[in-house]
Formats: sequence, C1' cells, structure tokens
RNA sequence: AUGUUAUCAAGAAAGGCGGAGGGAUUAGACCCGUUGAAACCUUAGCAACCCUUUAUAUGUAAAGAAGGUGCUAAAUUCUACUUGAUUUUUUGAUUCGUUUAUCGAAAAUCGGAUAGAUAACUA
Repeated sequence: AUGUUAUCAAGAAAGGCGGAGGGAUUAGACCCGUUGAAACCUUAGCAACCCUUUAUAUGUAAAGAAGGUGCUAAAUUCUACUUGAUUUUUUGAUUCGUUUAUCGAAAAUCGGAUAGAUAACUA
C1' cells in the first nucleotide's frame, strides 16, 4: 500500500515550545484560534481494539490496566448520493366541485450507499 472484519451521538487536558492558522479531502454552511491555531515534546487522563485473569454452552460474559496502538471542542461538526421506508408536513398538475382521488415534486425522520478515522488480521 491492498483487502477483510469491527467500531465511530458515550468518555477524557494541563504545561512547554511555536507564532497563524485549524476543524481529512472538494463545495457550501457553521465553528475554533493572537485571552495563542497547526506541528512537535512532557506529564496526566479516557477508552478497552490487541492484551491479562476467571468462568464458559467456545458464541461469549465478568473483572483488570503492566505493555502495543488510539483518543482527550462541537455526532466522523453538519449538508452533498439514494428506483428504499414512513409522514396528521408543504406544493404542482389532472379529476372533482368545495373536498375527494390519482400522479408528480419538495421537505423532515429513519435506513442504505460512498468517503474518511481507528483497531486487529492480511502478499
């Protein structure tokens, strides 16, 4: 690097250094930042993927945190794609004739897809 699987609305920050950007990428929105951004370093913490122990029906469950990663603003900050589902929402056309039906569009919610991040495995 490629692929597979799992997870992604919970949780957890101080200091040093640095000096203008940052929130992955494209576009838009929104936000963080000279009351100090990114990067890097130290310490602390969170979590429990790998891991440790015990039990086991071998699927898993409970407990733990020494070690390998990861993470410590906002949901992966939000939106984008969809012959999907739902709607007591909005709207257009036709019908009907004063509210009904059919077809379509939009919006919202929930799914799904794509992309990304992290872990474990993988020639």